[in-house]
RNAcentral holds the sequence, with entries from ENA. This is a predicted structure of a 265-nucleotide RNA (Bacterial large signal recognition particle RNA) from Thermorudis peleae. Rfam family: Bacterial large signal recognition particle RNA. Rfam's curators write: The signal recognition particle (SRP) is a universally conserved ribonucleoprotein involved in the co-translational targeting of proteins to membranes. By type it is a non-coding RNA gene. Taxonomically the source falls in Thermorudis (Bacteria, Pseudomonadati, Thermomicrobiota, Thermomicrobia). The prediction has a mean pLDDT of 81. It is recorded under the gene name ffs.
RNA sequence: CCGUGCUAGGUGGGGAGCUAGCGGUGCCCUGUACCCGCAAUCCGCUUGAGCGGGGCUGAAUCCCCUCCCGAGGCCCGGCAUUGUGGGACUGCCCCGAUCACGUGGCGAGGAUGGUCGGGUCCCACGCGGCAAGGAGCCGUGAACCUGGUCAGGUCCGGAAGGAAGCAGCCAUAAGCGGUGACCCUUGGGUGACGUGGGAGUGCCUGGCCGGAGCAGGCGGAUCGAGGGUAAGCCGGAGUGCCGACGGUCGACGGAGGGUGCACGG
Numbered sequence: 001c002c003g004u005g006c007u008a009g010g011u012g013g014g015g016a017g018c019u020a021g022c023g024g025u026g027c028c029c030u031g032u033a034c035c036c037g038c039a040a041u042c043c044g045c046u047u048g049a050g051c052g053g054g055g056c057u058g059a060a061u062c063c064c065c066u067c068c069c070g071a072g073g074c075c076c077g078g079c080a081u082u083g084u085g086g087g088a089c090u091g092c093c094c095c096g097a098u099c100a101c102g103u104g105g106c107g108a109g110g111a112u113g114g115u116c117g118g119g120u121c122c123c124a125c126g127c128g129g130c131a132a133g134g135a136g137c138c139g140u141g142a143a144c145c146u147g148g149u150c151a152g153g154u155c156c157g158g159a160a161g162g163a164a165g166c167a168g169c170c171a172u173a174a175g176c177g178g179u180g181a182c183c184c185u186u187g188g189g190u191g192a193c194g195u196g197g198g199a200g201u202g203c204c205u206g207g208c209c210g211g212a213g214c215a216g217g218c219g220g221a222u223c224g225a226g227g228g229u230a231a232g233c234c235g236g237a238g239u240g241c242c243g244a245c246g247g248u249c250g251a252c253g254g255a256g257g258g259u260g261c262a263c264g265g
Stems, first nucleotide, its partner, number of pairs: 001265006009057003012030004020046005034054005063258006072249004076243007084235003089232002091229004095224005101219003105214002113209008121198006127191002130187005136179005146171004154163003
């Protein structure tokens, strides 16, 4: 150096997540890569970290190490933007209070204040008004059981005469209807009324005293552990961009290096 048979190793890798940690199932990236069983209400393990079974390959394009490139994921910071929550602070709006700075108003035709009255308020009575009822007045009102007069008819009587009495007419009782000016009684969602008493100083008003302020419309200032809004602001989330090419892991790919045993020629 060549050949044969083996062995270690390999037979995909990576990111986030899960986990005390590791690997796997599931998701994503890479890109093509033996098979079967197990696994999210998880499965299998323990730093040499999938387990069990079977197959293929095998010391190099293939296994191991280092470096480069870098798909992609994750993390950090800033900015922009879109939802969401908050209402401490700033701003804005509303409300209230105070001040009396500006302006306007009232005031020597007398302010605030003081004092004496009146009204407004309550009670009683009177008067008026209204309403209801009554009295009064008018009308009507009885087959018989109301009255008067009682035609006819009836009864008594020898007669003179007498008696009861229907209808009609007149009147009337209860009742019914009307009126209800005046009178009586009662009532109130009654009064530009009167008298007496009370309460009270809130408001209005008159007289007197006194002599310079009063009031708070608008603006302004200050305050409110008053209300609202959510622009600024604060918290958290999504998306995008940026970072002297931020940090970290890193597939695929590239470069360099490393790694056996036995036998025969």